The RNA shown here (Bacterial RNase P class A) has 364 nucleotides and comes from Candidatus Hydrogenedens sp. The sequence was found by an Rfam model in a public genome assembly. It matches the Rfam family "Bacterial RNase P class A". It is annotated as a ribozyme. Rfam links the family to the GO terms dimeric ribonuclease P complex, tRNA processing and ribonuclease P activity. NCBI's taxonomy places the organism under Bacteria, Candidatus Hydrogenedentota, Candidatus Hydrogenedentales, Candidatus Hydrogenedentaceae, Candidatus Hydrogenedens.
Order: sequence, then structure tokens, then C1' cells
RNA sequence: CGAGCAGGCCGGACGGCCGCGGCGUCCUUUGCGGCGUCGAGGAAAGUCCGGGCACCACAGGGCAGGGUGCUUGAUAACGCCAAGGCGGGGCGACCCGACGGAAAGUGGCACAGAAAACACACCGCCGAUGGCCGUAAGGCACAGGCAAGGUUGAAAAGGUGCGGUAAGAGCGCACCAGCGCCGUGGCGACACGGCGGCUCGCUAAACCCCACCCGGUGCAAUUCCAAAUAGGGGAGCUAUGGCGCGGCCCGCGUUGCUCCCGGGUAGGAAGCUUGAGGUGCGCGGCGACGCGUAUCCCAGAUGAAUGGCCGUCUCGGGGGCUCCGGCCCCUAGACAGAACCCGGCUUACAGGCCUGCUCGACGC
Repeated sequence: CGAGCAGGCCGGACGGCCGCGGCGUCCUUUGCGGCGUCGAGGAAAGUCCGGGCACCACAGGGCAGGGUGCUUGAUAACGCCAAGGCGGGGCGACCCGACGGAAAGUGGCACAGAAAACACACCGCCGAUGGCCGUAAGGCACAGGCAAGGUUGAAAAGGUGCGGUAAGAGCGCACCAGCGCCGUGGCGACACGGCGGCUCGCUAAACCCCACCCGGUGCAAUUCCAAAUAGGGGAGCUAUGGCGCGGCCCGCGUUGCUCCCGGGUAGGAAGCUUGAGGUGCGCGGCGACGCGUAUCCCAGAUGAAUGGCCGUCUCGGGGGCUCCGGCCCCUAGACAGAACCCGGCUUACAGGCCUGCUCGACGC
């Protein structure tokens, strides 16, 4: 200097004029008032997860159903996060993993191929022993033996090599992979070493088995107040019943409930923003995070506030000129707007800055 990898931050600032909403306060000028103060995000988005909270409801057991799926931590909790293990990709920094079980069972593996898993031999090899022919040498390939060679395929009875055999085969041996047992290290997933029988496809984001976890509905939840109306009409079940507890059963609770037609109201308050909260410092921890201490209050609207204009500055971009030092002009410019709140994940994002690390080239 170039190309990358991982992480973090900003994504405007200042001033003036006018206009909004919350809170506090002042004036008995009570008003469309004055003053002060605060007022959209890193994703507010998607609604994919987990909760807080509210009600069902006093709260259970089971079945079905759903979710997660290597280990250990952290957390209020999680499918998130951290650190590791194993596997894969990359020269590397790093990145990805839907990562328990195929020896409980069922299913699938097109076409091709002899054959797709208790896997029936197409081309083939042998024919020692038995058989046939021959005087014999020897021949034949019947019985029998083989799956080592070839074919096909994504995958074919572990792989490579040597020995052995009639020809072969883990039949035996060496090395490697797998499986089992033992030892050592580790909390553990696993790793290393030794021994051994020789070896028992793939697929579970197929059904399934195993381990762990899971009530439901949701701020349009829910609580309270005021007002109005038609103490209207009809049908059904009726204590051995009805209704409620996501579906079903048991069980529990309660004593009325369900459906149809019609009428009234749609106003106000709470929930509503002080939190598993933010920030600084210290300590512990590889880390996620935890503990202690100090300090701060940082939107609560309700058809929906947080805005508009002007000037200046700065970053970036565009255009012109240049004596290459620079000068002049234009332009706030990505994704995008809270609605109960919080912890994540995913998606979108113009431009700029910072930190650490990897690879390559050059120079010293």
C1' cells in the first nucleotide's frame, strides 16, 4: 500500500421566528394565558420466540397435541446469548451446522444394474475332491466351490497391500477407518493410549422411539364511574340436568345456561409509563453475565403531539476553474414514525469514523 475477517459508534450541530403534546408551577385577567422542563428507533418494522401484567379460576392428574434436541454455563425465561466438543468450508483471520436414536418397529432409495439389505449371480474364475472321455499325457466343465475381478449406480457384504488357496474370501498379517471393552485426562460433550472379535448400507426438516419443556386468551386484556333503553318477544335443556376449567377423560367448582329476532349506549377515568430501567466507577468471571456503590428520570398521544421556515457550521455527494497550495456554486442526503412494557432473533439501511486480527506485495 492492497485485499479481507470480527466487533463497536454516528447517521447531524448551533441560533432565531412561528406552531403542537405531557408534567410542574403562577395569576381567583380561568384564557386557544405566562414561565420552566421533557418530547420517535437501531431497527420503532416482521409478529418469529420468551416473559411481566390482567382475567378465566380455588387449582390438579392423565391422554392427545405442540416445542426444543451435542456438552456446560448465564438468564426472569427462551428456540436467544457465552464458552467448549464434533463435523464441514476457507491459505488464513474466521464462518456454517434442523448436532439424541437406524441394534424397538414401519416405510422409502427413481432409472440403470445380477442384486438396493435375511440383498436368490449377468459377464465371469476354479473344478483340488467326486463325475464323464482317453492306453496315457491330458481334456470336458456335470456335481460342487467363489463374490476377489468386471458391468450399473449417489451408494453394492470396510479400504490399500502382502501371504495363502484348486480358485477365492479378514482366511491370516501390516497400516487405516468403524464397533466393543479397559486405562488416563476432563464437571461434561469428548480426546489420547492399549487390547480384541473381524465389520452388522443410506434416509428420522419420513412415520416413529427417547430425554426435557409447555393451561388458555390477550391492552380491542382488564377495572371503575356516569348516562340511556324495551323489567322486550320466541325456542331448547332442567338437578340422573345445565354451565365453567384450550380438545377429550377423571376430578373440582358453581347453580342456572344456550340460541334466534328486536331495542339502547359507543361518554369519562384507570391500566399508561419508576422499569427483570439507564449511566459512571469498583470487584469477580476466558466470557455471556453477576455483585456492590453513586447518580439520573429519559414520549404517553387517542383519528392520534414530537413540526414548519430562515441563517450559519460540519461530514458526504455533484459541477466548474486551477499556478495542483486551493477557490467558487448547488445540495441534509440511507432504512424509516412510539400506541402496555421488557429480553432476543430476523429483515432493511446512502454515507462516515474507530479498534483488533489475517493474507499478499514492496521498503528498511